Record summary:
This is a predicted structure of a 569-nucleotide part of an RNA (small-subunit ribosomal RNA, 5' domain) from a metagenome. RNAcentral holds the full RNA, with entries from SILVA. It matches the Rfam family "Bacterial small subunit ribosomal RNA". Gene Ontology terms of the family: structural constituent of ribosome and ribosome. The coordinates come from a structure-prediction model, not an experiment, and the mean pLDDT is 81.
Context: one part of a larger RNA
RNA sequence: GAACGAACGCUGGCAGCGUGGAUUAGGCAUGCAAGUCGAACGGGAAGCCGUGCGAACAAUCCUUCGGGAGAGAACGCGCGGUGGAGAGUGGCGGAAGGGUGAGUAACGCGUGGGUAAUCUGCCUUUAAGUUGGGGAUAACCCCGGGAAACCGAGGCUAAUACCGAAUGUGGCAUCAUGGGGCAUCUCGUGAAUGCUAAAGGUGGGGAUUCGCGGCGCAAGCCGUGGACCUGUUGCUUGGAGAGGAGCCCGCGUACCAUCAGCUUGUUGGUGAGGUAACGGCUCACCAAGGCUUACGGUUAGCUGGUCUGAGAGGAUGGUCAGCCACACUGGGACUGAGACACUGCCCAGACUCCUACGGGAGGCUGCAGUCGAGGAUCAUUGUCAAUGCGCGAAAGCGUGAACAUGCGACGCUGCGUGGAGGAUGAAGGCCUUCGGGUUGUAAACUCCUGUCAUUCGGGAAAAACAAUUCCGGUGUUAAUAGCGCCGGAGUACGAUGGUACCGAAAGAGGAAGCCACGGCUAACUCUGUGCCAGCAGCCGCGGUAAUACAGAGGUGGCGAGCGUUGUUC
Numbered sequence: 001g002a003a004c005g006a007a008c009g010c011u012g013g014c015a016g017c018g019u020g021g022a023u024u025a026g027g028c029a030u031g032c033a034a035g036u037c038g039a040a041c042g043g044g045a046a047g048c049c050g051u052g053c054g055a056a057c058a059a060u061c062c063u064u065c066g067g068g069a070g071a072g073a074a075c076g077c078g079c080g081g082u083g084g085a086g087a088g089u090g091g092c093g094g095a096a097g098g099g100u101g102a103g104u105a106a107c108g109c110g111u112g113g114g115u116a117a118u119c120u121g122c123c124u125u126u127a128a129g130u131u132g133g134g135g136a137u138a139a140c141c142c143c144g145g146g147a148a149a150c151c152g153a154g155g156c157u158a159a160u161a162c163c164g165a166a167u168g169u170g171g172c173a174u175c176a177u178g179g180g181g182c183a184u185c186u187c188g189u190g191a192a193u194g195c196u197a198a199a200g201g202u203g204g205g206g207a208u209u210c211g212c213g214g215c216g217c218a219a220g221c222c223g224u225g226g227a228c229c230u231g232u233u234g235c236u237u238g239g240a241g242a243g244g245a246g247c248c249c250g251c252g253u254a255c256c257a258u259c260a261g262c263u264u265g266u267u268g269g270u271g272a273g274g275u276a277a278c279g280g281c282u283c284a285c286c287a288a289g290g291c292u293u294a295c296g297g298u299u300a301g302c303u304g305g306u307c308u309g310a311g312a313g314g315a316u317g318g319u320c321a322g323c324c325a326c327a328c329u330g331g332g333a334c335u336g337a338g339a340c341a342c343u344g345c346c347c348a349g350a351c352u353c354c355u356a357c358g359g360g361a362g363g364c365u366g367c368a369g370u371c372g373a374g375g376a377u378c379a380u381u382g383u384c385a386a387u388g389c390g391c392g393a394a395a396g397c398g399u400g401a402a403c404a405u406g407c408g409a410c411g412c413u414g415c416g417u418g419g420a421g422g423a424u425g426a427a428g429g430c431c432u433u434c435g436g437g438u439u440g441u442a443a444a445c446u447c448c449u450g451u452c453a454u455u456c457g458g459g460a461a462a463a464a465c466a467a468u469u470c471c472g473g474u475g476u477u478a479a480u481a482g483c484g485c486c487g488g489a490g491u492a493c494g495a496u497g498g499u500a501c502c503g504a505a506a507g508a509g510g511a512a513g514c515c516a517c518g519g520c521u522a523a524c525u526c527u528g529u530g531c532c533a534g535c536a537g538c539c540g541c542g543g544u545a546a547u548a549c550a551g552a553g554g555u556g557g558c559g560a561g562c563g564u565u566g567u568u569c
Base pairs, nucleotide, nucleotide: 001569002568003567004566006565007564008563009562010561013415014414015413016412017411018410019408020407026371027370028369030368031367032366035092036091037090040089041088047082048081049080050079051078052077053076054075057072060069061068062067099326100325101324108253109252110251111250112249113248114247115246118245119244120243123241124240125239126238127237128236129235130234131165133163134162140155141154143152144151145150170196171195172194173193174191175190176189177188178187179186180185200233201232202231203230204229205228208227209226210225211224212223213222214221215220254298255297256296261291262290263289266288267287268286269285270284271283272282273281301323302322303321304320305316306315307314308313328349329348330347331346332345351362352361353360354359379405381404382403383402387401388399389398390397391396418448419447420446421445428439429438430437431436452510454505455504456503457502458501467491468490469489470488471487472486473485474484475483476482513558514557515556516555517554518539519538520537524553525552526551527550528549534541535540
């Protein structure tokens, strides 16, 4: 000199863009952060409509004055329709997104390769299929146990839930054969045998046909459901791809030798098991090997990058991006294409809470927020409008991801705090050799300007695509239904926000400080103090004329900042 996720002191006008728990991976009240699908399935609450009955009101009418009829409003129950809540079965998603850096010196990361040792839901493409059956179970009903969490017995029911059977284009296993290669192999052809699959949903049609209901003497007509035809979307078995993941290898990857030897599944082999897959990954047996800055200790997530530097290098890894690891601590598996799973399960432990003492509940290193510790780090905000993600055919729903707003001079950048004129060089301050000098064109004063802030008005700006309705064309099809694609027109949708921006009004009005002035180092005098009080980065100042302490005037530097401290180069 430059830099910072900074802190502290003094000061503080505005805007834009960034950025903000670095310490206790300490403990957490409260709310939210992962749902969605009725076009997979059974059932179906409230509400509304119609209708019947019941009880109790009641305008009015009749009356033999005892009573009777009763429009109408409300209530209860039953039936039918509409409606679709909250649960439940099932599917997909909860392995993404978000957080943190404790652990890890490691194939963890970076880089370059290998996989002839592998897997892959959703997506794209391609080939074939999608036949025919069965038994359950939740919800529900009912009974019981328990303080609760919840649990048990009995009965009914559905499916794209579950289980057999059929078929086998294919796939897998065995054999033969041809090509290729990198040894195990790989690609193709052929044969026989064995094993191996599925689920439907929804929209439309009316030629034919069947069932049910209504009308009709009948022919037949109408309504509804199926077969059938057709669109679309699923499902199953394969091939290819894309994207993703696993595993292996070369090289690189901190300090300590006051760590010199380490190792028994250890090193290799055979066989077996296990895995998607190679492998001591595991096991049995056999051999006795293997490693050398090893082993041990300390520290640390790694990288793209960032800071500095002319560079070489040094330091660093916050925000953003990629990878890894972790989710109260330790261990374990289940489900699944994918986890040994942050807001899933089980066990143990510590801690907190509830309890009827028998037993239960919990996990902010998600977003806010709170306590603690600390020199120190923000709102218990708004919206799903956009971008993305999950589910859904879609409408849509969800989303503390995200987008916004708020707070902090924490950083960078921009703008302003006025401009021009103005000498009797005013007053005041300070100094003085008492003549004057300086503050100083500075002020006053005159003439202007209107950025920002303030007030008023305009501004439904841009950020919007997709979707849906209608029309036209085209493809599919028996079809002018329906559905897909293309084009046109209309419709509704904005958290930010009455914000940005624009215009008008008034008036210099509301907006300057901080540090230094002995040398290094730009900038000097007076007063006070008297080795005191104090200053200080180094040299050093202060003991009666201190440009070095303190105050003042003046000057220098930077400026909404300035200085100090810490750290790095």